[in-house]
RNA sequence: UCGUUAUCAAGAAAGGUGGAGGGAAUAGACCCUGUGAAACCUUAGCAACCCUUUGACCUCAAAGAAGGUGCUAAAUUCUACUCAAAUGCUUGGGCAUUUGUAUGGCAGAUAACUA
Repeated sequence: UCGUUAUCAAGAAAGGUGGAGGGAAUAGACCCUGUGAAACCUUAGCAACCCUUUGACCUCAAAGAAGGUGCUAAAUUCUACUCAAAUGCUUGGGCAUUUGUAUGGCAGAUAACUA
């Protein structure tokens, strides 16, 4: 770096340096930000993927939080594909809007593993 699997509507802050951006990509919105963005450092916290212990025994449950990560605005901020439903328009085909964790898909993030 590619791939595979699992999860993603919960949770969790301060200080210092810094000095204008940030919320992944494209598009449309909306939001945060000189009452200080990104990035870096320190401490703290959240969580439970690896991990430890126990019980089950083919892979699930409970507890723990030393270690390896990760994370600490807003649902992965929302939508842009498919499907279903409702409503409206239309001669038909179909189109538009809204709703939906719908065991959907694409993309992304994190962890573990293979190459």

A computed fold for a 115-nucleotide RNA from Mangrovimonas sp. ST2L15, annotated as SAM riboswitch aptamer (S box leader). Its mean pLDDT, the model's own confidence on a scale to 100, is 83. The source organism's lineage runs through Bacteria, Bacteroidota, Flavobacteriia, Flavobacteriaceae and Mangrovimonas.